[in-house]
The part of an RNA shown here (small-subunit ribosomal RNA, 5' domain) has 521 nucleotides and comes from a metagenome. Its Rfam family is "Bacterial small subunit ribosomal RNA". The prediction has a mean pLDDT of 86. The RNAcentral record of the full RNA draws on SILVA.
Context: one part of a larger RNA
RNA sequence: GAACGAACGCUGGCGGCGUGGAUUAGGCAUGCAAGUCGAACGAUCCUGCUUCGGCGGGAUAGUGGCGAAAGGGUGAGUAAUGCGUGGGUAAUCUACCCUCGAGACGGGAAUAACUCGGCGAAAGCCGGGCUAAUACCGGAUAAAACCGAUCGGUCAAAAGGCAGAGCGGUUAAAGGUUUCCGCAAGGGAACCGCUCAAGGAUGAACCCGCGUCCUAUUAGCUUGUUGGUGGGGUAAUGGCCCACCAAGGCGGUGAUGGGUAGCCGGCCUGAGAGGGUGGUCGGCCACACUGGGACUGAGACACUGCCCAGACUCCUACGGGAGGCUGCAGUCGAGAAUUUUCCGCAAUGGGCGAAAGCCUGACGGAGCGACGCCGCGUGGAGGAUGACGGCCUUCGGGUCGUAAACUCCUGUCAGCCCAGAAGAAAGUCUGCUUAACUGUAGAUUGACAGUAUGGGCAGAGGAAGCUCCGGCUAACUCCGUGCCAGCAGCCGCGGUAAUACGGAGGGAGCAAGCGUUGUUC
Numbered sequence: 001g002a003a004c005g006a007a008c009g010c011u012g013g014c015g016g017c018g019u020g021g022a023u024u025a026g027g028c029a030u031g032c033a034a035g036u037c038g039a040a041c042g043a044u045c046c047u048g049c050u051u052c053g054g055c056g057g058g059a060u061a062g063u064g065g066c067g068a069a070a071g072g073g074u075g076a077g078u079a080a081u082g083c084g085u086g087g088g089u090a091a092u093c094u095a096c097c098c099u100c101g102a103g104a105c106g107g108g109a110a111u112a113a114c115u116c117g118g119c120g121a122a123a124g125c126c127g128g129g130c131u132a133a134u135a136c137c138g139g140a141u142a143a144a145a146c147c148g149a150u151c152g153g154u155c156a157a158a159a160g161g162c163a164g165a166g167c168g169g170u171u172a173a174a175g176g177u178u179u180c181c182g183c184a185a186g187g188g189a190a191c192c193g194c195u196c197a198a199g200g201a202u203g204a205a206c207c208c209g210c211g212u213c214c215u216a217u218u219a220g221c222u223u224g225u226u227g228g229u230g231g232g233g234u235a236a237u238g239g240c241c242c243a244c245c246a247a248g249g250c251g252g253u254g255a256u257g258g259g260u261a262g263c264c265g266g267c268c269u270g271a272g273a274g275g276g277u278g279g280u281c282g283g284c285c286a287c288a289c290u291g292g293g294a295c296u297g298a299g300a301c302a303c304u305g306c307c308c309a310g311a312c313u314c315c316u317a318c319g320g321g322a323g324g325c326u327g328c329a330g331u332c333g334a335g336a337a338u339u340u341u342c343c344g345c346a347a348u349g350g351g352c353g354a355a356a357g358c359c360u361g362a363c364g365g366a367g368c369g370a371c372g373c374c375g376c377g378u379g380g381a382g383g384a385u386g387a388c389g390g391c392c393u394u395c396g397g398g399u400c401g402u403a404a405a406c407u408c409c410u411g412u413c414a415g416c417c418c419a420g421a422a423g424a425a426a427g428u429c430u431g432c433u434u435a436a437c438u439g440u441a442g443a444u445u446g447a448c449a450g451u452a453u454g455g456g457c458a459g460a461g462g463a464a465g466c467u468c469c470g471g472c473u474a475a476c477u478c479c480g481u482g483c484c485a486g487c488a489g490c491c492g493c494g495g496u497a498a499u500a501c502g503g504a505g506g507g508a509g510c511a512a513g514c515g516u517u518g519u520u521c
Base pairs, nucleotide, nucleotide: 001521002520003519004518006517007516008515009514010513013376014375015374016373017372018371019369020368026332027331028330030329031328032327035066036065037064040063041062043060044059045058046057047056048055049054073287074286075285082212083211084210085209086208087207088206089205092204093203097200098199099198101196102195103194105139107137108136114129115128116127117126118125119124145170146169147168148167150165151164153162154161155160175192176191177190178189179188180187181186213259214258215257220250221249222248225247226246227245228244229243230242231241232240262284263283264282265281266277267276268275269274289310290309291308292307293306312323313322314321315320340366342365343364344363348362349360350359351358352357379409380408381407382406389400390399391398392397413462415457416456417455418454419453423448427444428443429442430441431440432439465510466509467508468507469506470491471490472489476505477504478503479502480501486493487492
């Protein structure tokens, strides 16, 4: 000098864009943060019309489906099961989505809801009976899928891979809505679904090379340890696990141990090399009261799922139960220190749904803080007998100083009045059109917000401080004090003429900030 997620002191007009729990991964009151589908299913309730036959509309607890593994938070742990970079999988999986091929036949038995009864303070639980499905279970069909043996081709260093031929065996399914025909039974079409298979896309898993802090006042470490054979397990390789066999494996190119730490893109500094750092934003990882475990599922060993143990808090009829803010706000505590218990789903994105739509503390916004960066203002021009006053003085004067007063203007910002956005196009509805939800026109949808912005009104009115002035370092005099009181980044000032202490006048620097402290280069 530059920088900061800063804090402290004095001061403080406006706006834009950013940014804000770095400490106790301490404890948490309260509200919200993951639902949705009635076009899968039975049932119940409310309601409109009715020719009394029916035809609609709405709501929901439950079964079922999809989602809840995303999005959001934090950095505790982790020095490598991590991250970065470059490869490999001939050792793998992938719901929803896209492309393509084939199929969807025919049956069955339950169960929640409901009802009846019982237990319990509650949380909740048990038993009898009834019922539906795209819930569940047999049967049929069966190939390019899987398994087994055979044949030959090709690729590969090899285990083996790829493509093919015929043979034997194994494995599947579900319907719904609209509309048309029909008296009905039933059938056709479109759309949304269902099953099997192949390919893609996306996501994930595993393996390898190299790189990745300090410490030798840590020198030896290791028994599933190192390798093999066979098996188990997994989507899959592998001591991942197991039985047997062998006795190996790592280490001054630093093993093992200890300390510290999430890693990176980046950020800060620097001419660069380098050094420091990893907050906001983006990628990866890890964690979710602490420790352990599996279940479900395409995907978890699962933040607002389950089970066990523990600590803590709460309820209790003392028998037993409930909970987990490192989500958004908010609260206590500790701390030098870090915000609103706000508005909205209008936009973007996500989940569900055929859709309307519902949900979304993701997100979009507003609020608070000079915490940072940037912009603007606090007026402009004229104005000398150089007023009054202050300070200094060699008593002549000098200086504050065109500064003020005064005159003429301007109107940023703030104030008041009027007008008033872009962000909105989709979707939906209506009309026309098309083979087509294909195209087109109109209507409708804004939290921010009566905001930004524009116009007008009045009027210099409401808006400047902080630090420094011995040298480094830009800026000097007077008074007070008298090694006192005090200053100080270093050198050093102060003991009676202090440009260094305190005050005043003057000056220098920066400016809505200025200084101090801390940290990095």